[in-house]
Context: one part of a larger RNA
RNA sequence: GACGAACGCUGGCGGCGUGCUUUACACAUGCAAGUCGAACGGGGUCCAUCCUUCGGGAUGUACCUAGUGGCGAACGGGUGAGUAACACGUGAGCAACCUGUCCCAAAGACCGGGAUAAGCCAGGGAAACUUGGUCUAAUACCGGAUGCCCUCAUCGGAUCUUCUGUUCUGAUGAGGAAAGGUUUUUCGCUUUGGGAGGGGCUCGCGGUCUAUCAGCUUGUUGGUGGGGUAACGGCCUACCAAGGCUUCGACGGAUAGCUGGUCUGAGAGGAUGAUCAGCCACACUGGGACUGAGACACGGCCCAGACUCCUACGGGAGGCAGCAGUGGGGAAUCUUGCGCAAUGGGCGAAAGCCUGACGCAGCAACGCCGCGUGAGGGAUGACGGCUUUCGGGUUGUAAACCUCUUUCAGCAGGAACGAAAAUGACGGUACCUGCAGAAGAAGCUCCGGCCAACUACGUGCCAGCAGCCGCGGUAAUACGUAGGGAGCAAGCGUUGUCC
Numbered sequence: 001g002a003c004g005a006a007c008g009c010u011g012g013c014g015g016c017g018u019g020c021u022u023u024a025c026a027c028a029u030g031c032a033a034g035u036c037g038a039a040c041g042g043g044g045u046c047c048a049u050c051c052u053u054c055g056g057g058a059u060g061u062a063c064c065u066a067g068u069g070g071c072g073a074a075c076g077g078g079u080g081a082g083u084a085a086c087a088c089g090u091g092a093g094c095a096a097c098c099u100g101u102c103c104c105a106a107a108g109a110c111c112g113g114g115a116u117a118a119g120c121c122a123g124g125g126a127a128a129c130u131u132g133g134u135c136u137a138a139u140a141c142c143g144g145a146u147g148c149c150c151u152c153a154u155c156g157g158a159u160c161u162u163c164u165g166u167u168c169u170g171a172u173g174a175g176g177a178a179a180g181g182u183u184u185u186u187c188g189c190u191u192u193g194g195g196a197g198g199g200g201c202u203c204g205c206g207g208u209c210u211a212u213c214a215g216c217u218u219g220u221u222g223g224u225g226g227g228g229u230a231a232c233g234g235c236c237u238a239c240c241a242a243g244g245c246u247u248c249g250a251c252g253g254a255u256a257g258c259u260g261g262u263c264u265g266a267g268a269g270g271a272u273g274a275u276c277a278g279c280c281a282c283a284c285u286g287g288g289a290c291u292g293a294g295a296c297a298c299g300g301c302c303c304a305g306a307c308u309c310c311u312a313c314g315g316g317a318g319g320c321a322g323c324a325g326u327g328g329g330g331a332a333u334c335u336u337g338c339g340c341a342a343u344g345g346g347c348g349a350a351a352g353c354c355u356g357a358c359g360c361a362g363c364a365a366c367g368c369c370g371c372g373u374g375a376g377g378g379a380u381g382a383c384g385g386c387u388u389u390c391g392g393g394u395u396g397u398a399a400a401c402c403u404c405u406u407u408c409a410g411c412a413g414g415a416a417c418g419a420a421a422a423u424g425a426c427g428g429u430a431c432c433u434g435c436a437g438a439a440g441a442a443g444c445u446c447c448g449g450c451c452a453a454c455u456a457c458g459u460g461c462c463a464g465c466a467g468c469c470g471c472g473g474u475a476a477u478a479c480g481u482a483g484g485g486a487g488c489a490a491g492c493g494u495u496g497u498c499c
Stems, first nucleotide, its partner, number of pairs: 001498003005495005012371006018364002020329001025327003029324003034071003039068002042065004047060005078282003088206007097199003102195007110144004119134006149176010160165001180187002208254003215245003220242008257279004261272004284305005307318004335361001337360003343357001344355004374404004384395004408440001410435005418426001443488005448469003454483005464471002
């Protein structure tokens, strides 16, 4: 000098930030991911018209909706456990790769089919839920056709180079598409090529400690065949060979998320990795795959385990390292708030809906910054206090008193920007104007030297102080109190940690 700090004493206001560093401990409750009726068939409500055997039925507009279907849920948000690793940073490479939505370009969408949820009927179960029968729709599912084009196989040609091949092109054969909705102009669908953005893989270099860890390794190192993947690869497998790494530290152990940055320092360096931003990893613990363009998926599924809860004992349910909040741990860290008005995201043609992301408000002197607690005059140098050599000195222009001012806080009135037509949580807030009155607003540490600031009394190696030197045993500027002083100031000290 610095801090995500804590503790002691004290505490007026505002702005901007920051706020579980410890138990990746356990969690009550609420919310945090939905949306689309312009994909689909039902159901319901209001109204209107028609029919009516007065029970009701049919049609239509509008609205709501469980289900099928689509998109999203892989983003956003949290945490730092694990990880010494191509995890990260940086620089290259992929002639070994993928990519929903978006943009550009080209071509196309023909003919059919069978189901199923919902509904209805009948059951089972305490519940979670679930079984059977029957009916039905689609942009759900399936078959056939066509093929600008794509893929594969075979046979050719040309071109290029980091010479395992790339690119272009010809012939033959095989295989491969599609979905409609709204209505008067659009939104979709299929195939292919390119782009953008995103992702995957490989490599060089860089960044901890330890030799009281010296040898490590059998899918290990390489090859061939096969499998697998979007893709290369012992990634996996069969066979073959016996290799591969290592004192330039392998292997083992300990510790640790990495970086931009942050703190310090003249710099070199050292320390650190809260908030913000990029990447990675994780989601009760361990394992696994499914769906999908994308996950081996925090608020999805399955299995095992620990724990908690419900139960009619047969069986079920759960996962706050999301936002609040609770218990526990701890020196220690906040509200079970408001709003989608803005920015951004998901869905939707749109209106809109959802959004604890986010915007705000609340709490905390936790930090930084700003402001105030009055200004000028005022000596019979008042009273009181302290001290005294008893003359005085000092507190001290300090107070009283006089004249002013009104920042901030208070009261009253007005009142935004942020929003583009409408729409403002913040908020009757910021800000402006007026009113009243010095009125509501100062403490903390220190005073032996280092180190700015001294006397009195008490105590008597006691009580105590102390960062170091040291002080205290009867005249203590070092302990305690008082007066006075010094330094900082809404803070001041102490402790801890780093430079």
A computed fold for a 499-nucleotide part of an RNA from an uncultured bacterium, annotated as small-subunit ribosomal RNA, 5' domain. It matches the Rfam family "Bacterial small subunit ribosomal RNA". Gene Ontology terms of the family: ribosome and structural constituent of ribosome. RNAcentral holds the full RNA, with entries from ENA, Greengenes and SILVA. Its mean pLDDT, the model's own confidence on a scale to 100, is 86.